[in-house]
RNA sequence: UCGUGCUAGGCGGGGGACUGGCGGUACCCUGAACCGGCAAUCCGCCAUAGCCGGGCUGAAUCCCCCGUCCGAGGGCCGUCGUUUCGAGGUCUGAGGUCCGGAAGGAAGCAGCCGUAGGCAACUGCGCCUCUGUGCCGCGGCCAACCUGGCUGGAGCCGGCUGCUGGGGUAACGCUCGGAGGGGCGUUUCGACGACGGGGUGCACGA
Numbered sequence: 001u002c003g004u005g006c007u008a009g010g011c012g013g014g015g016g017a018c019u020g021g022c023g024g025u026a027c028c029c030u031g032a033a034c035c036g037g038c039a040a041u042c043c044g045c046c047a048u049a050g051c052c053g054g055g056c057u058g059a060a061u062c063c064c065c066c067g068u069c070c071g072a073g074g075g076c077c078g079u080c081g082u083u084u085c086g087a088g089g090u091c092u093g094a095g096g097u098c099c100g101g102a103a104g105g106a107a108g109c110a111g112c113c114g115u116a117g118g119c120a121a122c123u124g125c126g127c128c129u130c131u132g133u134g135c136c137g138c139g140g141c142c143a144a145c146c147u148g149g150c151u152g153g154a155g156c157c158g159g160c161u162g163c164u165g166g167g168g169u170a171a172c173g174c175u176c177g178g179a180g181g182g183g184c185g186u187u188u189c190g191a192c193g194a195c196g197g198g199g200u201g202c203a204c205g206a
Base pairs, nucleotide, nucleotide: 001206002205003204004203005202006201009057010056011055012030013029014028015027020046021045022044023043024042034054035053036052037051038050063199064198065197066196067195068194069193073189074188075187077185078184079183080182082180083179084178085177086176087175088174091173092170093172095169097167098166099165100164101163104161105160108156109155112153113152114150115149117147118146122140123139124138125137126136127134
């Protein structure tokens, strides 16, 4: 070095949860992932940390160890929206509600003031009649009362609208707390994959 037969090893790994701890069943991720039996009111073990039985492969592309990169997925923490539940009334914001205040606006008001008219009254002229307190026409005056007005003034009122004080309410905002889901950031574990380096037998024969 070759051949034959064996043996150690391998025939999946990881995350969370559980546990004093380790591994497994179940859940999730990954993916070429032997078979049967056991297991969540769990199952098997104890740092050599699943056990029992069977099968295949087998000292290297295949088994073991180390390093680098990539990275599915999970965990912790922080932060920002969102959904939902509970509580509060020390913001009382906004809504509706109750009791008040003041009188800014619109509206209304039998009365007051002002103003321009009308009617009546008084009066001048014309006209008619004749000796008028006269029908009628054109003027003047027109106070109070009467009558209809006014982008007038001062008031009244508070039903409306706006302002304002207080009470009460808790559907909404707000504050506090719980839960679900999502985005972002930090950290941690890390499958799969891509590289690099190293390690591991026994017997017989030639």